[in-house]
C1' cells in the first nucleotide's frame, strides 16, 4: 500500500431479514434494615456515518471513519 476480522447502553456480550433491539454490571429512585452492606420493585439508557438492494435492514452491498491482526 494490500488483505482479514471487529465497530450495538458508561462498561462486558446477546439479537444471521420481521420482536416494543434483549441480558449482566455500573448509575437513578424506591422499599427492606437501626445504619451499612446484601436484597427486592420500578424508571430511564445503545445500533460508527453516508448512500445503496428490499413490502421490510443490527444484520445483505458499496464507500468513508476508526481499532486489532497479517503482509511487504
Nucleotide at each position: 500500500g494490500u488483505c482479514c476480522u471487529c465497530g450495538u447502553a458508561g462498561u462486558u456480550c446477546a439479537a444471521u431479514g420481521g420482536a416494543u433491539a434483549g441480558a449482566a454490571u455500573a448509575g437513578g429512585a424506591c422499599c427492606c434494615u437501626u445504619c451499612u452492606a446484601a436484597g427486592g420493585u420500578c424508571a430511564a439508557g445503545a445500533u460508527c456515518u453516508a448512500g445503496g438492494u428490499u413490502c421490510a435492514a443490527u444484520u445483505c452491498c458499496u464507500a468513508g471513519c476508526g481499532a486489532g491482526g497479517a503482509u511487504a
Record summary
A computed fold for a 72-nucleotide RNA from a Candidatus Altimarinota bacterium, annotated as transfer RNA. It was read from a public genome assembly. It matches the Rfam family "tRNA". Rfam's curators write: Transfer RNA (tRNA) molecules are approximately 80 nucleotides in length. The organism belongs to Candidatus Altimarinota, within Bacteria.